[in-house]
Small-subunit ribosomal RNA, central domain from a bacterium, 358 nucleotides, folded computationally. It was read from a public genome assembly.

Context: one part of a larger RNA
RNA sequence: UUGGGCGUAAAGGGUCCGUAGGUGGUUUAAUAAGUUAUUUGUCAAAUCUUGAUGCUCAACAUCAAGACUGCAAAUAAUACUGUUAAACUUGAGACCGGGAGAGGCAAGCGGAACUGCAGGUGUAGGGGUUGUAUCCAUUAAUAUCUGCAGGAACACCAAAUGCGAAGGCAGCUUGCUAGAACGUGUCUGACACUGAGGGACGAAAGCGUGGGGAGCGAAUGGGAUUAGAUACCCCAGUAGUCCACGCCGUAAACGAUGGAUACUGAGCAUUGGUAGUUUCGACCCUAUCAGUGCUGUACUACCUAAGUUAACAUCUUAAGUAUCCCGCCUGGGAAGUACGGCCGCAAGGCUAAAACUC
Numbered sequence: 001u002u003g004g005g006c007g008u009a010a011a012g013g014g015u016c017c018g019u020a021g022g023u024g025g026u027u028u029a030a031u032a033a034g035u036u037a038u039u040u041g042u043c044a045a046a047u048c049u050u051g052a053u054g055c056u057c058a059a060c061a062u063c064a065a066g067a068c069u070g071c072a073a074a075u076a077a078u079a080c081u082g083u084u085a086a087a088c089u090u091g092a093g094a095c096c097g098g099g100a101g102a103g104g105c106a107a108g109c110g111g112a113a114c115u116g117c118a119g120g121u122g123u124a125g126g127g128g129u130u131g132u133a134u135c136c137a138u139u140a141a142u143a144u145c146u147g148c149a150g151g152a153a154c155a156c157c158a159a160a161u162g163c164g165a166a167g168g169c170a171g172c173u174u175g176c177u178a179g180a181a182c183g184u185g186u187c188u189g190a191c192a193c194u195g196a197g198g199g200a201c202g203a204a205a206g207c208g209u210g211g212g213g214a215g216c217g218a219a220u221g222g223g224a225u226u227a228g229a230u231a232c233c234c235c236a237g238u239a240g241u242c243c244a245c246g247c248c249g250u251a252a253a254c255g256a257u258g259g260a261u262a263c264u265g266a267g268c269a270u271u272g273g274u275a276g277u278u279u280c281g282a283c284c285c286u287a288u289c290a291g292u293g294c295u296g297u298a299c300u301a302c303c304u305a306a307g308u309u310a311a312c313a314u315c316u317u318a319a320g321u322a323u324c325c326c327g328c329c330u331g332g333g334a335a336g337u338a339c340g341g342c343c344g345c346a347a348g349g350c351u352a353a354a355a356c357u358c
Base pairs, nucleotide, nucleotide: 004329005328006327007312008311012326014201015200016199017198021194022193023192025088026087027086028085029084030083031082033081034080035077036076037075038074039073040072041071042070048066049065050064051063052062053061054060091191092188093187094186095185096183097182103177104176105175106174107173108172109171110154114150115149116148117147118146119145120144121143125136126135162169163168206247207246208245209244210243211242215241216240220236221235222234223233258325259324260323261322262321263320266295267294268293269292270291271290272289273288274287275286276285307314308313331358332357333356340351341350342349343348
């Protein structure tokens, strides 16, 4: 391996690109490597199986036949796989066209709120809490009006929305840039799928250097609470949060569901495209392609069905039916640890046991 699994029991790599490898559309011809058939040779003896014989039986021994796993050669077959040659267009890709989008990067701009500062009005409180207190305030606070400065985030629109490989992306404008969907033909002609190693990207926190610092706020200080209170509540508040460049490389990185292709019953909603119908033009309506969702059953009623599933549930966005490729699992703890190696400035990350124990 024959012969199990991975939504929740152990188990899908965080995501993509891609090397080797594995797998691979339709037609024709050749070949005969794989494959199939027949024959021949070889496959030591012992062992094994069957039969017979010999020790009084048996074990044991002797003889004969067979089996076992192959290997080599010859001849033949040509459906499938491979190889070679030629061709095809439906897979894949390219071009063209009009649209959609918080996709990415950069620059500029905007208003609300907040805090600080300055000035005006005004006077004794304000703030906070279940209730207090710390705290702020007659050097004039809180409140209110005006001006200036600063940093961060973008109310409403806003949603079952949209975009992106994932992480993720939301004020407005401009520039640069990437991808997907649809339509129509034209072109290339299998150029495809997956992908061990490898590479790139990768929330938050954290690290390095230099800026910035309004609000919030680990740590810390103070006030409460309490038996205590290294907490929950309150007043302050450093790092951080923000920017540039460079590291880190982890998350319940989740749909706890790898990617690709094909097939399998229905309704509704919604986003984008196209066509038809209609109209002065649209909307509505109908059909179709690509997404995103819902309904998915006690009863009335609607739908969900078949299938799958241990059940929950899932059900054209499958966890159904199949094929291909990759990753991963094998009782609990020890342990995602030790040791070694690689990476990192560090924090640590990746790879990854055993003794022992139940």

Its Rfam family is "Bacterial small subunit ribosomal RNA".